A computed fold for an 80-nucleotide RNA from an uncultured Clostridia bacterium, annotated as transfer RNA. The prediction has a mean pLDDT of 80. Its Rfam family is "tRNA". Rfam describes the family as follows. Transfer RNA (tRNA) molecules are approximately 80 nucleotides in length. Rfam links the family to the GO term triplet codon-amino acid adaptor activity. Rfam classes the family as a transfer RNA.
[in-house]
RNA sequence: GCGGAUAUGGCGGAAUUGGCAGACGCGCUGGAUUUAGGUUCCAGUGAGCAAUCGUGGAGGUUCGAGUCCUCUUAUCCGCA
Numbered sequence: 001g002c003g004g005a006u007a008u009g010g011c012g013g014a015a016u017u018g019g020c021a022g023a024c025g026c027g028c029u030g031g032a033u034u035u036a037g038g039u040u041c042c043a044g045u046g047a048g049c050a051a052u053c054g055u056g057g058a059g060g061u062u063c064g065a066g067u068c069c070u071c072u073u074a075u076c077c078g079c080a
Stems, first nucleotide, its partner, number of pairs: 001079007010026003019063001027045006046053002056072005
C1' cells in the first nucleotide's frame, strides 16, 4: 500500500428482510427475608430538570437507519 473483520448502557451481549434501541445475563441501587452475612424473592437501573439526545466519528439516502451508501478513526487478521 491492498483486501477483510470488529466498534451498541458500568461489563458481557441481543436487536428478523430498514419499522418501539439496549432483550437476556452480570454488576449496582432500594425493599422483603435473616441476629448478621450469604442465598432466594420483588422493584428500579443510558444521558438530561425537561424539551430532547443517544449504536466509534462526520455526512448522505429514506416517512423511518444499529442495519443501506460515501468519507474517516481505532483494534485485529490476511496479502504484497